[in-house]
């Protein structure tokens, strides 16, 4: 240095759930709490997954509304798709790192 991880030692982190705050949501943070974790430390770079308020695109068909005498058409709604939002405790990759070789 690489690889490996024990009913070893000293420590560390903290899922679900509960409370509070933030957020549209996914979720995050703080406190409690421990299912687990040797990188469950850090980085959203690739893939996956989750979310859709705002934004972009579509809205033939469903449903009406408004403008238009009416039609065409247009507008807003409604509905759908999309991440630039979220997740590193989904996987890969990158960076750093404790103890030991039982």
């Nucleotide at each position: 240095g690489a690889c490996c991880g024990a009913c070893a030692a000293g420590g560390g982190c903290a899922a679900a759930c509960c409370u509070g705050u933030c957020g549209a949501a996914a979720g995050a943070c703080a406190g409690g709490g421990a299912c687990g974790c040797a990188a469950a430390a850090c980085c959203a770079u690739g893939g996956g997954u989750c979310u859709u308020a705002g934004g972009u695109c579509c809205u033939u068909c469903u449903g009406g509304g408004c403008a238009g005498c009416g039609g065409a058409u247009g507008c807003a709604c409604u509905g759908g798709a999309c991440a630039a939002g979220a997740u590193c405790g989904c996987c890969a990759g990158g960076u750093u790192g404790c103890c030991g070789g039982a």